[in-house]
Context: one part of a larger RNA
Molecule: small-subunit ribosomal RNA, central domain
Organism: uncultured bacterium
RNA sequence: UUGGGCGUAAAGGGCGCGUAGGCGGCCGCCUAAGUCAGACGUGAAAUCCCUCGGCUCAACCGGGGAACUGCGUCUGAUACUGGGUGGCUUGAAUCCGGGAGAGGGAUGUGGAAUUCCAGGUGUAGCGGUGAAAUGCGUAGAUAUCUGGAGGAACACCGGUGGCGAAGGCGGCAUCCUGGACCGGCAUUGACGCUGAGGCGCGAAAGUUAAGGGAGCAAACGGGAUUAGAUACCCCGGUAGUCUUAACUGUAAACGAUGGUCACUAGGUGUAGGAGGUAUCGACCCCUUCUGUGCCGAAGCUAACGCGAUAAGUGACCCGCCUGGGGAGUACGGCCGCAAGGCUAAAACUC
Numbered sequence: 001u002u003g004g005g006c007g008u009a010a011a012g013g014g015c016g017c018g019u020a021g022g023c024g025g026c027c028g029c030c031u032a033a034g035u036c037a038g039a040c041g042u043g044a045a046a047u048c049c050c051u052c053g054g055c056u057c058a059a060c061c062g063g064g065g066a067a068c069u070g071c072g073u074c075u076g077a078u079a080c081u082g083g084g085u086g087g088c089u090u091g092a093a094u095c096c097g098g099g100a101g102a103g104g105g106a107u108g109u110g111g112a113a114u115u116c117c118a119g120g121u122g123u124a125g126c127g128g129u130g131a132a133a134u135g136c137g138u139a140g141a142u143a144u145c146u147g148g149a150g151g152a153a154c155a156c157c158g159g160u161g162g163c164g165a166a167g168g169c170g171g172c173a174u175c176c177u178g179g180a181c182c183g184g185c186a187u188u189g190a191c192g193c194u195g196a197g198g199c200g201c202g203a204a205a206g207u208u209a210a211g212g213g214a215g216c217a218a219a220c221g222g223g224a225u226u227a228g229a230u231a232c233c234c235c236g237g238u239a240g241u242c243u244u245a246a247c248u249g250u251a252a253a254c255g256a257u258g259g260u261c262a263c264u265a266g267g268u269g270u271a272g273g274a275g276g277u278a279u280c281g282a283c284c285c286c287u288u289c290u291g292u293g294c295c296g297a298a299g300c301u302a303a304c305g306c307g308a309u310a311a312g313u314g315a316c317c318c319g320c321c322u323g324g325g326g327a328g329u330a331c332g333g334c335c336g337c338a339a340g341g342c343u344a345a346a347a348c349u350c
Stems, first nucleotide, its partner, number of pairs: 003322004007304002012318001014201004021194003025088007033081002035077008049065006091191001092188003095184004103177007110154001115149007125136002162169002206247006215241002220236004258317006266295011299306002323350003332343004
């Protein structure tokens, strides 16, 4: 490379937007580039293959044929692909009417609780553990009541519930704002899918500067435990955790399952809509669309399991894998303030 693969054996990019490229709905006409057919020219000789012959045979050599699967020109065909043109509405998008939602951003605001401060009551303990001790407390703690300060997080509702592309999102109110879904079937008329590079987003930790700092808490100190205990338990405690601006760009970034489209038994929940029957109305019941769970036919799978939310059956595009270690390392390059990230070997060894 071919082939075979990527839920768990090696292998899906963390996620999106999108450039080039690849691929692309239905009908008609034109073209004839791809495609197909025929003719002609060319495809040196030798070699290979077939056949006849010459050295006693053979190797070798000579004659003839075939082949040289290719290229060019001309003529023709028009199903498919491409190009041009006209049309269509089912793909896609827009419009109108709706209801749902922790989707995003900003501002404001509420109560519970912890801690601290001031004051009142009150007295000898509190706290902590397996048991203790360090610690706090007669300079009046713990407990309890009143008032105040400040920061962070939002109990119940809350749910295999909802929203988001992913990361992720949860008190309440207002403003700004994105997407999806349902119904109508009004408009455009293939405007589509994917997407190497590229650009953007991206938990936590970490970095820079300025603020903030209640609780928690790496590091660190102390008390225990232990043979030791640089731990697990306890008492403290600084970065950090929070905000703003800017970096970093990683993860078991997981459904360990890339995206889009079509098709292929059923059963049962749940969330959001629409319709029908019924009804005074609603509930119940039935149908349908979208999302999200469970169980399962066929099928698939090494098995586990998956099973219309496929890991089934097909189509298109991208990413990735190729024995273990060395190693996601060295070197080089690019990026970063740094920490480091991305790309990514080899010797050697089993």